Annotation:
A computed fold for a 93-nucleotide RNA from an Acetobacteraceae bacterium, annotated as Glycine riboswitch aptamer. The coordinates come from a structure-prediction model, not an experiment, and the mean pLDDT is 81. The sequence was found by an Rfam model in a public genome assembly. Of the family's consensus pairs, 91% are formed in the model.

RNA sequence: AUACAUGUCGCGGGAGAGUGCGGGGUGAAGCCCGCCGCCGAAGGCGCAACCGGCCCCCGGAAACGCUCAGGCACCCAGGACCGCGAUGGGUAA
Numbered sequence: 001a002u003a004c005a006u007g008u009c010g011c012g013g014g015a016g017a018g019u020g021c022g023g024g025g026u027g028a029a030g031c032c033c034g035c036c037g038c039c040g041a042a043g044g045c046g047c048a049a050c051c052g053g054c055c056c057c058c059g060g061a062a063a064c065g066c067u068c069a070g071g072c073a074c075c076c077a078g079g080a081c082c083g084c085g086a087u088g089g090g091u092a093a
Stems, first nucleotide, its partner, number of pairs: 002092003006088008018036001020035005037072003043068001044066003050060004
C1' cells in the first nucleotide's frame, strides 16, 4: 500500500403520529398542567423470526413485537439505517 468487518468524527440523505379537548398564561403566540387519542427509526425490554452449541436445554438476536423512555402543525432538535470522506485499532494474504 490492498481487501474485509468494525469504533469515533465530519458532510449529505432520512420516516411515522392530534395546529385534539379543557384549564392556566399571553396584546397574541410560545409555554405550563390535566385528560383522551396516536407513532416507532435514539435508547430500553421481549412472549420473538432467525442463527449457533456440548441440543427437548443453553447462548446470541432483527428493520419483528411491546411502547417504559422518547416523540406527534411548521421550524429547530433528535433520528435507526444508507452513502461519501477522515482517523484508530483488528483480521487476512